Context: one part of a larger RNA
RNA sequence: CUGGGCGUAAAGGGUCCGUAGGCGUUUCAACAAGUCAUUUGUUAAAGACAUCGGCUUAACCGAUGGAGUGCAUUUGAAACUUUUGAAAUAGAGUAUAGGAGAGGAAAGUGGAAUUCCUGGUGUAGCGGUGACAUGCGUAGAUAUCAGGAGGAACACCAAUGGCGAAGGCAACUUUCUGGCCUAUUACUGACGCUGAGGGACGAAAGCGUGGGGAGCGAACAGGAUUAGAUACCCUGGUAGUCCACGCCGUAAACGAUGAGUACUUGGUGUCGGGGGAUUCGACCCCCUCGGUACCGGAGCUAACGCAUUAAGUACUCCGCCUGGGAACUACGACCGCAAGGUUGAAACUC
Repeated sequence: CUGGGCGUAAAGGGUCCGUAGGCGUUUCAACAAGUCAUUUGUUAAAGACAUCGGCUUAACCGAUGGAGUGCAUUUGAAACUUUUGAAAUAGAGUAUAGGAGAGGAAAGUGGAAUUCCUGGUGUAGCGGUGACAUGCGUAGAUAUCAGGAGGAACACCAAUGGCGAAGGCAACUUUCUGGCCUAUUACUGACGCUGAGGGACGAAAGCGUGGGGAGCGAACAGGAUUAGAUACCCUGGUAGUCCACGCCGUAAACGAUGAGUACUUGGUGUCGGGGGAUUCGACCCCCUCGGUACCGGAGCUAACGCAUUAAGUACUCCGCCUGGGAACUACGACCGCAAGGUUGAAACUC
C1' cells in the first nucleotide's frame, strides 16, 4: 500500500466560519476529455511460457511460436462522469405575517444576606470542635434595635424546562443586536454539502497595566489530631476571585459519540408553533412541523448497551488510530511578556 477501525479496548479535531480541493437534484440537446470496443506501431536481446531438438538423463544449451501491463495511433459507441447550451423546482435561499427564548453588548435600578462603622439597650461570656485549643470579649464582645458605608452574588419562580456553534448564559428595566421556529402564497433557480491550509470564538487557572476588595480563599502563620501530619478539622489570612483594556489557548473543552443528506415497527412525557373537531371559553380529543427526555422492536454490538436525536441501512467530505513504557518527553521549528502551548521522535526496555 491493500485491508480494518475510532461511545467504554488505540483512535472524532474544543467549536464555528470559510479558501483550495473532493462530492453534488430533474429534463432535453451537443461534443467526445474520462469510459468501453477496435486498427496499427512499439514494448531490445537474454529470462518466463508452450512445442520440438542437442549433450546416456537432468541441470544446462539451441530452435520455433505465442503472450506482454503500458505508451502512441486508427475507426467507432454514447449509458454514466466531465464540459457547453437550453429549461425545471423536490435541495438551498429571499419576501410577507406571526411566535418563543438565562442568545450577545451597554447603561441604569432593586431587595434579602454577610462584613465593617456610628449610636442605643444590655452583661460575661462568645466562637469553634468528635472533643479541645489558637482567636474575640469588662478598653463592654456575642445578642438585640436604629442609622450609614461598601463589594459580590441574584433565594422563591426552577423544570427530566429554555437559548446558544461550542465555551457558556438566570434579579428587574431600557437601548442596540445575532440566530431559530411556524403558516401562507409569491419570487430566485442548484446559488448546495464538506472543508487540507487559514481566520474567528474559546471554562477555570495564570500573566501585563490601572482600579476595586464585602464574603470566600491557594501561599503563609497559629491551634488541634497524629508515632510523625509540610494534610484532612479549627482560628486568622496574602495573591486571586470582581471591573476595564491587552495576553494566554488549554480542560473528563464529554453525548468520552465529526459535519451533511436520505431511508427504516412503536409507546409515553415535555417545550415552541400551526390546523381540525368541540365549546360560552379554556382543557380533553385528532392531525402536523420543530426541539428535548424516557421506555422499547427489528437491526447492530465483544458485551454493556444504541435503537427515527442510532452505536441500524447507505452515500459524500474532513479529522484521527496501528502493542505497553520511555513520552502530553528530547531536538528542531512556530507562537507567547512569562508560565508555557502546538508540532513531535529515537536509543533502550517488556